[in-house]
The RNA shown here (transfer RNA) has 72 nucleotides and comes from a Candidatus Uhrbacteria bacterium. The sequence was found in a public genome assembly. Taxonomically the source falls in Candidatus Uhriibacteriota (Bacteria, Bacteria candidate phyla). The prediction has a mean pLDDT of 83. Rfam family: tRNA. Its family is annotated with triplet codon-amino acid adaptor activity in the Gene Ontology. About the family: Transfer RNA (tRNA) molecules are approximately 80 nucleotides in length.

RNA sequence: GCCGGCUUAGCUCAGUGGUAGAGCAACUGUUUUGUAAACAGUAGGUCGUCGGUUCAAAUCCGUCAGUCGGCU
Numbered sequence: 001g002c003c004g005g006c007u008u009a010g011c012u013c014a015g016u017g018g019u020a021g022a023g024c025a026a027c028u029g030u031u032u033u034g035u036a037a038a039c040a041g042u043a044g045g046u047c048g049u050c051g052g053u054u055c056a057a058a059u060c061c062g063u064c065a066g067u068c069g070g071c072u
Base pairs, nucleotide, nucleotide: 001071002070003069004068005067006066007065010024011023012022013021018055026042027041028040029039030038048064050062051061052060
């Protein structure tokens, strides 16, 4: 330099056009002599940036950035 994958909650990841979710972690409560575990609940997101398409975009298209890999 060229090509490709990925970017969503603190972490790991779903979600392939129509109200953003799960597990773990955090917090509160119940239980226990106490801790852990278990159970119930709560909070946490401008879906990497900027634009475009659309009645409607996390999702489709482009751009830039970051990251990983391949080729030279």